[in-house]
RNA sequence: UGAUCCGUGGUGUAAUGGCAGCACGUGAGACUUUGGUUCUGAAAGUCCCGGUUCGAGCCCGGGCGGAUCAA
Numbered sequence: 001u002g003a004u005c006c007g008u009g010g011u012g013u014a015a016u017g018g019c020a021g022c023a024c025g026u027g028a029g030a031c032u033u034u035g036g037u038u039c040u041g042a043a044a045g046u047c048c049c050g051g052u053u054c055g056a057g058c059c060c061g062g063g064c065g066g067a068u069c070a071a
Base pairs, nucleotide, nucleotide: 001070002069003068004067005066006065007064010024011023012022013021018054026042028040029039030038047063048062049061050060051059
């Protein structure tokens, strides 16, 4: 420098173009002599900028970052 793939809460992982879920974790409460377990709420997310569309995490363009391969 080029090609391919990927980018979603703190972590991992879903989501036919139609209200972004799940698990773990965090924090609060209940239970417990305490801890742990269990139960009930809560906070927390689509890499960025545009485009298409009634509607975009998904489709298109550009950029950024990561991985692999080639040179």

Description:
Transfer RNA from an uncultured Bacteroidales bacterium, 71 nucleotides, folded computationally. Its Rfam family is "tRNA". By type it is a transfer RNA. It was read from a public genome assembly.